Model confidence (mean pLDDT): 82 of 100. This is a predicted structure of a 1439-nucleotide RNA (small-subunit ribosomal RNA) from an uncultured Parcubacteria group bacterium.
RNA sequence: UUGAUCCUGGCUCAGGAUGAACGCUGGCGACGUGGAUAAGGCAUGCAAGUCGAACGUGUCUCGAUUCGCCGCAAGGUUGACCGAGAAAACGUGGCAAACGAGGUAGUAAGACAGAGGAACAUACCCCAAAGUUAGGGAUAAUCCGCCGAAAGGCGGGACAAUCCCUGAUAGUUCCCGCAAGGGUAAAGGCGUAAGCCGCUUUGGGAUUGGCCUCUGGGCUAUCAGCUAGUUGGUAGGGUAAUGGCCUACCAAGGCGAUGACGGCUAGGGGGGGUGAGAGCCUGUUCCCCACCGAUGGUACUGCGACACGGACCAUACACCUACGGGUGGCAGCAGCCGAGAAUCUUCCGCAAUGGGCGAAAGCCUGACGGAGCGACGUCGCGUGAUUGAUGAAGUCCUUCGGGACGUAAAGAUCUUUUGUCGGGGACGAAUUCCGCCGUAAGGCGGGAGUGACGGUACCCGAAGAAUAAGGGGUUGCUAAACUCGUGCCAGCAGCAGCGGUAAUACGAGUGCCCCGAGCGUUAUCCGGAAUCACUGGGCGUAAAGGGUGUGUAGGAGGCCGCGUUAGUCUUGUCUUAAAGGUUUCGGCUUAACCGAAAACAUGGACAGGAAACGGCGCGGCUAGAGAGUGCGAGAGGCAUAUGGAACUCAUGGUGUAGGGGUGAAAUCCGUUGAUAUCAUGGGGAACACCAAAGGCGAAGGCAAUAUGCUGGCGCAUUUCUGACUCUGAAACACGAAAGCGUGGGGAUCAAAAAGGAUUAGAUACCCUUGUAGUCCACGCCCUAAACGAUGUUCUCUGGCUUUUUGAAGUAUCGACCCUUCGAGAGGCGAAGCUAACGCGUUAAGAGAACCGCCUGGGAAGUACGGCCGCAAGGCUAAAACUCAAAGGAAUAGACGGGGACUUGCACAAGCAGUGGAACAUGUGGUUUAAUUCGACGAUAAACGAAGAACCUCACCAGGGCUGGAAAUCCAAACGAAGUCUUGCGGAAACGCGAGAUGUCUCACAAGGACGGUUGGACAGGUGAUGCAUGGCUGUCGUCAGUUCGUGAUUUGAAUUGUUCCCUUAAGUGGGGCAACGAACGCAACCCUUAUUGCCUGUUAUAUUUGUCAGGCGAGACUGCCGCUUUGCGGAGGAAGGAGAGGAUGACGCCAAGUCAGCAUGUCCCUUUGAUGUCCUGGGCUACACACAUGUUACAAUGGCCGGUACAAUGGGCCGCGAAGCCGAAAGGCGGAGCCAAUCCCAUCAAAGCCGGUCUAAGUUCGGAUUGAGGUCUGCAACUCGACCUCAUGAAGCUGGAAUUGCUAGUAAUCGCAGGUCAGCUAUACUGCGGUGAAUACGUUCUCAAGUCUUGUACUCACCGCCCGUCAAGCCAAGGGAGCCAAGAGUACCCGAAGGUCCGCUUCGGCGGAACUACGGUAAGUUUGGUGACAGGGGCUAAG
Repeated sequence: UUGAUCCUGGCUCAGGAUGAACGCUGGCGACGUGGAUAAGGCAUGCAAGUCGAACGUGUCUCGAUUCGCCGCAAGGUUGACCGAGAAAACGUGGCAAACGAGGUAGUAAGACAGAGGAACAUACCCCAAAGUUAGGGAUAAUCCGCCGAAAGGCGGGACAAUCCCUGAUAGUUCCCGCAAGGGUAAAGGCGUAAGCCGCUUUGGGAUUGGCCUCUGGGCUAUCAGCUAGUUGGUAGGGUAAUGGCCUACCAAGGCGAUGACGGCUAGGGGGGGUGAGAGCCUGUUCCCCACCGAUGGUACUGCGACACGGACCAUACACCUACGGGUGGCAGCAGCCGAGAAUCUUCCGCAAUGGGCGAAAGCCUGACGGAGCGACGUCGCGUGAUUGAUGAAGUCCUUCGGGACGUAAAGAUCUUUUGUCGGGGACGAAUUCCGCCGUAAGGCGGGAGUGACGGUACCCGAAGAAUAAGGGGUUGCUAAACUCGUGCCAGCAGCAGCGGUAAUACGAGUGCCCCGAGCGUUAUCCGGAAUCACUGGGCGUAAAGGGUGUGUAGGAGGCCGCGUUAGUCUUGUCUUAAAGGUUUCGGCUUAACCGAAAACAUGGACAGGAAACGGCGCGGCUAGAGAGUGCGAGAGGCAUAUGGAACUCAUGGUGUAGGGGUGAAAUCCGUUGAUAUCAUGGGGAACACCAAAGGCGAAGGCAAUAUGCUGGCGCAUUUCUGACUCUGAAACACGAAAGCGUGGGGAUCAAAAAGGAUUAGAUACCCUUGUAGUCCACGCCCUAAACGAUGUUCUCUGGCUUUUUGAAGUAUCGACCCUUCGAGAGGCGAAGCUAACGCGUUAAGAGAACCGCCUGGGAAGUACGGCCGCAAGGCUAAAACUCAAAGGAAUAGACGGGGACUUGCACAAGCAGUGGAACAUGUGGUUUAAUUCGACGAUAAACGAAGAACCUCACCAGGGCUGGAAAUCCAAACGAAGUCUUGCGGAAACGCGAGAUGUCUCACAAGGACGGUUGGACAGGUGAUGCAUGGCUGUCGUCAGUUCGUGAUUUGAAUUGUUCCCUUAAGUGGGGCAACGAACGCAACCCUUAUUGCCUGUUAUAUUUGUCAGGCGAGACUGCCGCUUUGCGGAGGAAGGAGAGGAUGACGCCAAGUCAGCAUGUCCCUUUGAUGUCCUGGGCUACACACAUGUUACAAUGGCCGGUACAAUGGGCCGCGAAGCCGAAAGGCGGAGCCAAUCCCAUCAAAGCCGGUCUAAGUUCGGAUUGAGGUCUGCAACUCGACCUCAUGAAGCUGGAAUUGCUAGUAAUCGCAGGUCAGCUAUACUGCGGUGAAUACGUUCUCAAGUCUUGUACUCACCGCCCGUCAAGCCAAGGGAGCCAAGAGUACCCGAAGGUCCGCUUCGGCGGAACUACGGUAAGUUUGGUGACAGGGGCUAAG
């Protein structure tokens, strides 16, 4: 998810978090944080130097002597030499540069983390001991010469050292060696000195590092086998050191389902996020470790590197070039480009902390300390406070009364954080240096000096509410709603879902809600999610028990005792870095932030202890298990043989026309003799009865009989073994049917196939045939709804009953019966379980052990890959994409070409019709300027309409009016209103006039009533929506149903009651019952009518009675009888089981009908060409056609003519209208009577009866149509009235398929009246009486209804739901001839730098060998992209 319910199950949301980004907005501060993508490329500057107390040279200053030069000399001096000093340029040398800083590419294990280990090194530092001697040499800078554009280089000469070399010395101390013995060092500098700093050797320490081991830690088995230096040994090499680390030889090992090998992904940890926790996710800033430095390789130096700012080579890229050749490496700090949704200043300073060098001063330090930018985050503060009601204005809403924004504003008083201005102004500073003391570390005191941040924090003062609010939401989840616009449009949306004219869901406005310098959105993680379930889930039917067994590894395991202790428990020690987290205390005004102390926890190791449980070892036991012995049942399996029935075939006999088959038929067989029947023979398959809910088997499965072979099971006994057990990945075996291969066999049946039927079609169901197959042997296949949809084993937990088969007891002569103990197979059920259904000692109950399987639906048990197979195919087994469900059980309905029961003019039995004709009326259609509108199966169609010539009237054409033709209110002036006459235009409406008459109340005036006119409010609408409504109505149906309260049952929807039995027209009544009562319906009460009593009575009549009318009563109630007793039958009775009829219509259904009866919400039309209103004329009456309802007929049970008899209901004053008279009639004249039991319609009828005529025909039937003449109504009968008379005389001779009504005073038939109405198209409708039947066996069938029950995937409820193909579009994935790219390896070729080895050497080097990066060739392999084409899948309002 459903109409509702419970469950299963997925999807979604509310919380927290982030190195974030995006949208709107943006006041301040503190503390943090900021290139996550392209380990892409980089301009420029800086990031590693220092030491002159190791040394040389050059420069400058000073001094002195010597030399040179000048000078007679004194002396002077460019200069050389020597010494001192200064600053520091170049170089030698030392130390540092292996740290610090950055990044996360690679790496799934040489990493990391935790815990250990032994075969090592360690510059600077500390301790201890000893030493520091004698000589020699080279070289850079420099000078000279030369090459080159440059970078740079070559040759020659000189010289120094803490540079290098040689000798001496060498201690129980270093190295080799068992020992003897042998071998190996050094450097000086500063200082007046004391002494200090160094140097060499050795030992020890500290620190740091190298190596080894164990444990832990991603995904993938659609990666199952991997491995030749591979595993081990010996020897050697190499290293600081162990080791296949390397080499030679030897052996053949090593790893792997406890996941090797391979593939994909990934730096690891401390920690971080979330969570109740367990977990899950994560690794940014800070700390530790590892790795990397354009890419690949290599070594050198050195304590330390195979070295980010060192070297060499190769490659790619970029730059310079004089074209010869060179140079470079921001993953340092800033900064630029690029790519991206996206991430900062080419800042200040070494003042502090730390690092390097130095004796020190000091120098260096883009580490670091700070500032800048970004709301990126966390925290703090502010945008004012108090008062202020006429509840201002404005806006919004409104039921028009009012309400909300709202003390909010304005106004008044106050404050000044922040911001602005002015003044003051830090902490962070201590070192260091100098002096003194001390052996030293260091101490003391005095003096001099040091701040980037920063004139910053902070403090004081001034003016002034002044400088500062937005974002999201408002249908439910989820806090918060109204109005307008829009009209499945525009749009919204996390999910459900909103929007098709009344949208709280779109857009806007107003209010409200949430948060607030932020608020939302997106992305990602955890949570909710017990939705991977260790804590903490499941598998009969929802997803899920393997088809079944045997059994390997593994997991689990009976009783007693002893020993032991890798599990377990306990104690101690060490460790688990710091930071982080927790608690307490403290420092920044607070907080965030920071500091100190403490403590918990977890893991690991070692040592000691314990021994209940578990493990291991040993010993014992018998209750588990197995064996033995004695019995027993059985379609258990395999093989062979045999049998009868049936079937079929063949032959022969008898026999004749059919047989067969079906719902009915046909194909088919049969006169060449079938079917039938008899005899004989052949063949194959299956085994009736017994037979059962029965038996056996692991499952599949197994059925004639006999024999042989063989597996398993049960009972009894308690003889033996002594835990030998259970389960069971992998493996193996079996495994229905169908199917496959080979060879047989082939009676029946029978896929395919053929024919006949059925059907709209019928590639089906039915029939006639019929091949594989079905059968056998052997070999495959390996799947089923292989199901009890329920894995195997063990233990426990009330029963009743049936059955199979053992045993015992009792009984019996024996068997049966009965009782008990087992093992099976069934039914019903306690407890319990379950969502329910149900299960229930054969568990789905309570427990234990092990295995298999599930995690939303579809895609799909499909694709790809692998394994198996002869094939068919099987096993294993996804994803993209798509949906918000799919599903289980139960509930109420509805439905069923399900069942049971019951009813109805439902059928049947009857009578009369309709459907055919003509006409009338209505409808559709068509036509028209208009043919106004509504109603459409039943439930529209003689319906709205109980009266369309005008009117009606809503339609059409034309002409008029405009606040209106009519209504209400207000105001004004005027006047009664009105009636009559009349002129002009006009079709009329209407417009423009004239005249006469009339004048209420009130004494008059005023006022009032009334009237029209004018003005203002306002009207009017048969315009739309019956799917916005009220009211009323139709239908199911006058069917017997529909519910409620309380109680009970159920987890719940719901159920019970209302089911059941009898009965009834009835849920009518009775009985029973977890129900007891009640309501609306039924019935009754009401009306009419049938019989009768009493009373009253106008009228009728001459009167009474009677009839009649009204009123009040009686009567029918199972009251009586019988029976099979709530019922049936009978009597009596006017009436008998409801006497007949009417009114009365439950809950509801059909969005049924009506906005055009009326009412009514909303929308629309109306100062102008109206959808209003008035008028004239037309239309609603049209007419190829179709349907519905009727009338009249088709005739003799009749027509016509004449005579004659009998009703009831009704209506009547703008009315009914008598008598009489006129007319052939319609009708006219007339006007009595009657406001009606009196008079009239109306002598009130017709069918009927009597008599006559017609004589079977389109007629003396039938009357349509048409012509002519009239009458009546009405302003007016042309479109378009009725009636009368004469004439005309159509179709039609009883109606196809189909279909309607009716059960008694009914059908049929005959007239009469009324409403509407001037008249009438009335044959309609509503009533009234007259005459007056037939039939009902019965409920199989048709239709409809009711009750119970059953199935359901339906609930818009079968006019339901829904499947597949095809057509169209879109999407993703797989296949695919190929094409392209990338990865990892293999083989071979080439082979740089480099070290190693070999040879040579002028000792500088040179040559060679093997190894190797890059590169190349070849064949495969893996992954990805693309791909004509073909196939499948998914999705898409109306195909």